[in-house]
């Protein structure tokens, strides 16, 4: 340079066009003399940017950026 992946909550990941969720993590609240566990709840997202498709896009398409493999 040329190819393929990946990019979503503070971490690690789902979510095959139709309200974006779980796990842990943080907070609270219950338990406990207390801590720790164990339950229940709660906040936390411009889906890397920017355009298109389309009644609707995390999700299809172009392009950019960014990290990772392979080729030269």
């Nucleotide at each position: 340079g040329g190819g393929c992946g990946c990019g979503u909550a503070g971490c690690u990941c789902a979510a095959u066009g139709g309200u974006a969720g779980a796990g842990c993590a943080u907070c609270g609240g219950c338990u406990u003399u207390a801590c720790a566990c164990g339950c229940c709840g709660a906040g936390g997202g411009u889906u890397g940017g920017a355009g298109g498709u389309u009644c609707g896009a995390u999700c299809c398409c172009u392009u950019c950026c960014g990290c990772g493999c392979c080729c030269a």